[in-house]
Context: one part of a larger RNA
RNA sequence: CUUCCGAUCUGGAAUGCCUAGGCUCUCAGAGGCGAAGAAAGACGUGAUAAGCUGCGAUAAGCUUGGGGGAGUGGCAAAUACAUUUUGAUCCCAAGAUUUCUGAAUGGGGAAACCUAGCUGGUUGAAGACCAGUUACACCUUCGGGUGGGCGAACGCGCUGAACUGAAACAUCUAAGUAGGCGCAGGAGAAGAAAACAAUAGUGAUUUCCGGAGUAGCGGCGAGCGAAAUGGAAUUAGCCCAAACCAAGAUUGUUUCGGCAAUUUUGGGGUUGUAGGACUGAAACAUUUGUUUAAGUUUAUAGUAAAAUCAGUUGGAAAGCUGAGCAAUAGGAGUGAUAGCCUCGUAUACAAAAUAGACUUGAAUGAUAUCAGUAUCCUGAGUAGGGCGGGACAUGUGAAAUCCUGUCUGAAUCUGUCAGAACCAUCUGAUAAGGCUAAAUACUCCUGAGAGACCGAUAGCGAACGAGUACCGUGAGGGAAAGGUGAAAAGAACCCUGAAUAAGGGAGUGAAAAAGAUCCUGAAACCGUGUGUCU
Repeated sequence: CUUCCGAUCUGGAAUGCCUAGGCUCUCAGAGGCGAAGAAAGACGUGAUAAGCUGCGAUAAGCUUGGGGGAGUGGCAAAUACAUUUUGAUCCCAAGAUUUCUGAAUGGGGAAACCUAGCUGGUUGAAGACCAGUUACACCUUCGGGUGGGCGAACGCGCUGAACUGAAACAUCUAAGUAGGCGCAGGAGAAGAAAACAAUAGUGAUUUCCGGAGUAGCGGCGAGCGAAAUGGAAUUAGCCCAAACCAAGAUUGUUUCGGCAAUUUUGGGGUUGUAGGACUGAAACAUUUGUUUAAGUUUAUAGUAAAAUCAGUUGGAAAGCUGAGCAAUAGGAGUGAUAGCCUCGUAUACAAAAUAGACUUGAAUGAUAUCAGUAUCCUGAGUAGGGCGGGACAUGUGAAAUCCUGUCUGAAUCUGUCAGAACCAUCUGAUAAGGCUAAAUACUCCUGAGAGACCGAUAGCGAACGAGUACCGUGAGGGAAAGGUGAAAAGAACCCUGAAUAAGGGAGUGAAAAAGAUCCUGAAACCGUGUGUCU
C1' cells in the first nucleotide's frame, strides 16, 4: 500500500414498535360577540420567574351559593414561606374587579402615547391629584333610544374579469365563475296563481328522485341545456289600499243653520264557481297569536356502582398451573397479556343558581253566515307600444314571457291578462301593495361517538414555548424539532486531567452495549485491530 474478516470503535438516523396530535364523517347542541366598550393586542401580575397558561393595580386571583372531602400553592422539579376538617386546593352557577390600545367615541396622534373643558371631592388658597362626563349620524314622547366594529362557511342584491375551450380566432365558451362592494339571519331567498295544463284536470313556495343529456338552443361548431305530468320530504295560510261610515284638524264659502275640498285617526273590507260597499235577514260559535304564572323535563358540578385467591417463572405477573366468583358492566391504566388491583362503564339516582324546551291556567288580541243586485269600489305615468339593452336552457330568431335606459301611453267587470309570432273559438287566472313556519344550505364553535383514515419526510403549516424562529421595506412567505427507565433509583466516593471538558473505576438498575439529542439503531462515511501479500 492492497485484499479479506461470521473482529471492532464511531458516524448517521433508516427500520420496527409507540402516541400525546391530526384527518374525514355521524348524531345532538349552539349559531353570534360589541358603546354595559367586542374581536385582537400592549404592558403588567408569582417569595424566587425567561417562556407558555391564568389573571388585571382586588392582577396564577376577590365574594356569594352549590358540589366535594384531604391535602394544596398551574405547565414545573427543588428550596423557603404559607394555607387547610372553623372544610382548603379543585369543579359548577351567579356576581365584583377588569390598567392602556383597539369601532375607540373630549381633542390630538407615528396604536398601546400626548393633552383639555365642565361637575363633584381632597386642600385655608393656588397648584396638584381623584371620580364622573364631553365623538358623529339617524330617530325622539326631548326623558332618551338606535347605529358604527369583529366573525369560518352558508344566503340575497349591486358590480364583474381573464387564462382557457373552440385544436388559430372575432359570435360563443370559461361564467354571471373568480375578484370587489353592500346587507341579513340562524338559516337566507322564494311563496299563497293576472300559475300550469288541454277538452281531462291540478291547486302557494322550497328541496330531492325521475322525466333527461330528452325537448330545444348553438360560427347548428365547441358546447349550452330545460319544463310539465309522476314519486317523495314538509305542509299554513293571511294582512292592507279602495268603495262606505264616524270623529278631529285646516282651508274656502256662508243667508252663520251649514255646505264643499284637503288631510289625520278609527270602523269597514280583501276576492275570480268574482268579491265587497249598499239594502234586508240571522248569529256570538270555532280556531288561534302574544304576555305572564305554575309545573314537568333537559343542560351546566356530581353520588352509588358487582366479583380472586394460592402456587410457579421472572427485575416486575395481569403470563403458566390449580381452584372460584361476577356480568344490563370484556373499556383504559397498572413493572409482560387483568371481567373480579385502580379508574371507569352498564344501571340507578342528584341541583342552591342560571338557561332552554314542553304542558296547564290566567289576561289580552285576531278570526264566521244567507238573499237581493240599480249605483259605487277593486292598486296609473301602471299594463301595453317604438328604439336600445338585459334575464329566461332559448345567441333576435316566426319569438311568446319577465326587467327597464329613453320616447310614448290604455281599459275599469259587458273590464283585463295568459295559454311560445298573430287571429278566432275555448280554457285558465285576476297584474300594477305587503307578510308568512316547515321540509333546504353551512360549521369559527361545544358535547358524544365512528373509521378496510395517518402514525413523526406521514397526518393540519404546527403531536414540541408554531403562524413560533427565520426571510422580506412591505403585501407576504414560513420551517426544523416526538420516545432514558417500571421508578431518577439521573451515577455518592476515588483516579487521570488545567478543568465546571472528557474519560476510567465504584455504585444504581433486569439492562448503562438504557447515562441524559439516552428505545430499536440499517447504509453511505471515518478510524482501530488481526491475518495475508508487497
Molecule: large-subunit ribosomal RNA, domain I
Organism: seawater metagenome